[in-house]
Context: one part of a larger RNA
Molecule: large-subunit ribosomal RNA, domain II
Organism: Rikenellaceae bacterium
This record gives sequence, C1' cells and structure tokens, in this order.
RNA sequence: ACCUACGAGUUACCGUCAUUGGCAAGGUUAAGCAUUUAAGAUGCGGAUCCGAAGCGAAAGCGAGUCUGAAUAGGGCGAAUUAGUCAGUGGCGGUAGACGCGAAACCAAGUGAUCUACCCAUGUGCAGGUUGAAGGUUAGGUAACACUAACUGGAGGACCGAACCGGUAAACGUUGAAAAGUUUUCGGAUGACGUGUGGGUAGGGGUGAAAGGCUAAUCAAACUUGGAGAUAGCUCGUACUCCCCGAAAUGCAUUUAGGUGCAGCCUUUGAUAGUACGAUAGAGAGGUAGAGCGACUGAUUGGAUACGAGGGCUUCACCGCCUAUCAAGUCCUGAUAAACUCCGAAUGCUCUAUCGGUAAUACAAGGAGUGAGGGCAUGGGUGCUAAGGUCCAUGUCCGAAAGGGAAAGAACCCAGACCAUCAGCUAAGGUCCCCAAAUAAUGGUUAAGUUGAAUUAACGAAGUAAGAUUGCAGAGACAGCUAGGAUGUUGGCUUGGAAGCAGCCAUUCAUUUAAAGAGUGCGUAACAGCUCACUAGUCGAGGAAUCUUGCGUGGAUAAUAAUCGGGCAUAAAACCAUUUACCGAAGCUAUGGAACUAGUAUAACUAGUUGGUAGGGGAGCAUUCUAUUAACCGCAGAAGAUGUAUCGGCAAGAUACGUUGGAGGAGAUAGAAAAGCAAAUGUAGGU
Repeated sequence: ACCUACGAGUUACCGUCAUUGGCAAGGUUAAGCAUUUAAGAUGCGGAUCCGAAGCGAAAGCGAGUCUGAAUAGGGCGAAUUAGUCAGUGGCGGUAGACGCGAAACCAAGUGAUCUACCCAUGUGCAGGUUGAAGGUUAGGUAACACUAACUGGAGGACCGAACCGGUAAACGUUGAAAAGUUUUCGGAUGACGUGUGGGUAGGGGUGAAAGGCUAAUCAAACUUGGAGAUAGCUCGUACUCCCCGAAAUGCAUUUAGGUGCAGCCUUUGAUAGUACGAUAGAGAGGUAGAGCGACUGAUUGGAUACGAGGGCUUCACCGCCUAUCAAGUCCUGAUAAACUCCGAAUGCUCUAUCGGUAAUACAAGGAGUGAGGGCAUGGGUGCUAAGGUCCAUGUCCGAAAGGGAAAGAACCCAGACCAUCAGCUAAGGUCCCCAAAUAAUGGUUAAGUUGAAUUAACGAAGUAAGAUUGCAGAGACAGCUAGGAUGUUGGCUUGGAAGCAGCCAUUCAUUUAAAGAGUGCGUAACAGCUCACUAGUCGAGGAAUCUUGCGUGGAUAAUAAUCGGGCAUAAAACCAUUUACCGAAGCUAUGGAACUAGUAUAACUAGUUGGUAGGGGAGCAUUCUAUUAACCGCAGAAGAUGUAUCGGCAAGAUACGUUGGAGGAGAUAGAAAAGCAAAUGUAGGU
C1' cells in the first nucleotide's frame, strides 16, 4: 500500500409538536388481584393524573376576582367550549447520550538487581621519575645557629599500563549498538576504583546542584482503580432517487474560531387582491454640484491706508524718510468631512389606477449560518500603496457546470432534467495549429511598432493630414562665381585692445549694386578665414510657426526565449465602414422522464426540474420475528464466479453456466447489533 472482517445519533424516563386510532365534557387507570392456551392475553381494580374557571399571599369569593373607603380606576380572567388516553415520527431535557482522542487530578499499592547518597565488610592500583621532614658523619659555635656529604623515602607530587573516565574528529544515524566503533585525550596512592550484604520511596527520596538521578520513563516514577474524567478543540460518521434551498449580517456575551435572540432556508396549516412593477399625484430631506460683497474658518496678487516698528531732526512739540508689519475699504483670484444664500439625479414614505401573481404577511415543527471572498461604483484609513484594511450599493464565486480571455474561483457570454452524426445565435473569432473570410471599401504604420499586459518627464528636419503668416518669372530658396570698402586702430580702458577681453555711444558719416563702429573662428596685439548685406549664374516653388493621427529615443534580470506557437508588412497590424460565416450544456427542432398548478383519478394545457450547509418526500438492500404453509432444494440450497436479460435513472432484481455441498426464497406486516473509502481507525492476510 492493497484485500477481507469489524467500526459511530442508541436505549430508558420526562416534556413538546405533528400524525394515526379510541372515547369525548369528559378521558385514563397505577400498584395489586383473579382467570388463562402462561416471557403473552383477558377481566377486575377510579387511588391518581389531565381537562371542563378564574382571581387572590391567604382566609376566601366566583364569571368574576384582587387592590381599594369606593358602586371609581387599574391588574389578571370570562364573554371566543375540546379534551384525554394510547401507537408512531421529529425535536428538547436528564443520563457517557453519535464515535475515537488528551495533557492532567485523586486514592490504594509496587519498585534503589539501573542510578544518587549512606552503612558494614572485603579487594585492586605494571614499571619508571622526583627526593620533603627526620637521621648519621664531617666542618663549625662558648653553646646554639649554620655549612657540606651521605642516609632517608614524604606527596589530593611527576611520566605511564591495568582500572576509571569521555577531550577532539571521523564513521555510524531503517546502526554491529534504543548512545557504539576507530584514532586522539584526562585521572591513575586518591575527595581513588571496585565486589558482596544492607538502608533512604513519589510532593517523597537522593543530589560536590545539571531540575540531575529514582529500572531505556522524571518540573513529580510505575501499576490498578475513580473512569466511558472533561475536551466551546481536531478527525471520522456507511444505500438510491425526487422537491426546495441558505448564511458568513445586527444586538449581547470573562465574548471574539463558542453561544443566545433576531435576520436569511425548509415543512405544515389557516387567512388576506399581499409582495413587486409602471404611470400619476402628494410629501420629508441637505448628498453630488455650486457658491461664499450669505455666515463660520482658511486664503492669492494689486491699489489705498488707520495704526505699530525702525531711522533722521529737535530743548520740546511739530515734521521728514522707509527693500519692516499691517486693521479696514476697493479691484482681482481661489477654498472647506465636522461652512451654506442655494441645490439636483437616484433612493425612501403615502395615495390612486393599471399590470401582476403567491414571488408577500401570520402561526407552529425542523434547521444550518453568525471566519467570507473577488469585481464595479460612492467613501474612510493608508502613500488617491497593497491580492491591504473598514463601511455602503450592486453583482458573481462561495453552493455554478458550459463557451471566450493560451493556461486562471469570482473578467466577458451564459444558468447543465435525459437523448440526437439536426438548426439559429451570444461573448469571442474566421492564414496554419483550430470550426469559420488569405472577404470587400477607404486610410495609417516601417517601428515586427503591433498582433498580450505597464511606461513618464524630456529629446528628434520620422511620416500622414490640416491651419496660419512671410518670400517668389520685377527670378524666390539652396548651390556656385565675385564683392564685402572708406573716415578708423571710433572713444575710453589697458602692458597691448586695431569689428571681435571689458566699458561708453540717437553704433555716426562717406563711397556704393552692397558692405554692422561688425555673426563666429583666429592673433600677445596685428594679420588671416567667415557671416550679415549685394551683383551675376541657375529656373519653380520655397521658408517659418501651430494642431492632430500613427510611429522613434528615453526602455534595465537572470535559456537565444517568446505575440499561446508557427509566423504576418497596400497585413494575418492599427483606425473606420460593410456583408457572410464559425461559435455554448443559451434558444429552437424531434423523442422521452419527473414535478407543480388548473383539478377532483385520468387525459390535456401551462410552467418548472445547477446546487454546499440544511429542511421535506419516495424507495432499494441486509438480519431476525409473525402470518400466509399451498413454494424451491443432494435430479444440487446459501455462498463464490461469469454471461445475458429486466426495471422508471438508481439503490437493485431475475434467468442461465461453472463452482459449492445443505439449506433457502416469495407475499403481507413487524422489529433492528440495518448499508463504509476515508477516523496517522481496529484485527488478520498478502
């Protein structure tokens, strides 16, 4: 992992609702007793309980009663008659209460053969090194002291086996081993190691102390019991078909992943022209917008300016000035969720008419939900960040399959009862992959832009279309040829300044076809080159500015690496216009099924039939019991296996063959240990 078997809403009592039946202003027995064909049934048994009357604390009164002084008012009742007993089903309560699952708590016991410490008694430590105290002899001293040599053999001394340990690394890591192996390393006469016997026990022991150890278990051992502890938590919860079909919200909560009430779903009942839509009319309101010489607040520039600051002046007053601030007024611009002189569209409420149906409201039984999410729009928050977060309105996903968007929960189209090798369309497409136009007409793009999604400021004789203003056969624009001069090196400045460092100037005048007191390069300064300007040549358009379309640079991510791909250039791109076609489970056609309503059986007509949680309905199968006893069976039951058939789609059913070897089926009822794919399910097998 697979297969087989087992494996989870049960039972008792009480309550409540529905339903079936009995009796009914009544209903009903319990224990017990008797009879009996004896796990049963029948009869007796009226205690009890519920109902038919309530009110009051009660006495009590009573269709009333309580309160009260009350004949008032008010409260609860009556006036509105159906209950009760039993069966069945749904749900609730009490019990383990659908099943499995803690960590824990408590009690009584069992453990120190592991290990911690202690007690008693034994035992072990190769070899080598060092050489303390003391001693002896000699020297030495007044005597000591002291010195030397020898002797001696101390030490939680040294090196290093056994022994004890476990420093580092590698290996091992389904191991040789539930802690090891190899190399290396520490102690090795000591607070040493070790044998045997004994002691301390669970909130206790022991601990040179690590919460360590206490039998592979320790921040409280193990065993059994309380015990099916509790688990607002996780997981699992078993056959089929049919009808309807949610929620992820509000309020509250020692509440936030739980629960209560409400909301939304379902079933049943009874009732009502109810919901909803359109039109018309009547209303409330302060949003969007707008506005602010209409308030409150914020606020641009200008003019004027009270006043203030600073400076000057003065003995003082007066006065004068200002790169300062500035009330108010005028002109001008502009602002607000908590501003409003104003003010919509929608939405909301009511009424009427029309349409319209059961989509609405009510009661009772049963729920689930109370983590929501994306998108669009209006907002808050955030960075006008987030696949962010919090509201509102709508929608879809959730619980929705199908077609499109290459691929995709919620984007576009569209809501799947079944069948069909029929048709029409939607979104989206029509060169090939790939169904359908290598369609038509007019333009644009040259960047493979584009054909997918995202790209800016800024830059550029890209190109197309348009607009405006100058110039041009009296010859424009571009090119070429020639000129581009003189006063003068203008004045000043300067070391120099001559068109060309800088400053000044009505920057003037002359000769001219034209030529600046000079456009740029250049020189130390000159020189030199060039431009403006002019003539000639040439011979038809040319220059500038603005607007729009499509392109271009800006342009950066890991495969050469993508438009989904191939590929595509008067297109297979883009912008317009037009026709045809393809394209879905949409719609239609044909056949069939179920459900609902008309409606009472049927027929017919109309409509409906996606679906999670969940509500409701109808069935299939398994085991046993009762009745039916007339059925099948060794001439082969159940079971296993294969084939075929049947059934309304199914759960399933039947027949036959093989196997098997002794029981079994049908019908009608009843009762359940009544259906497995999941629970890291349990057991067995492979």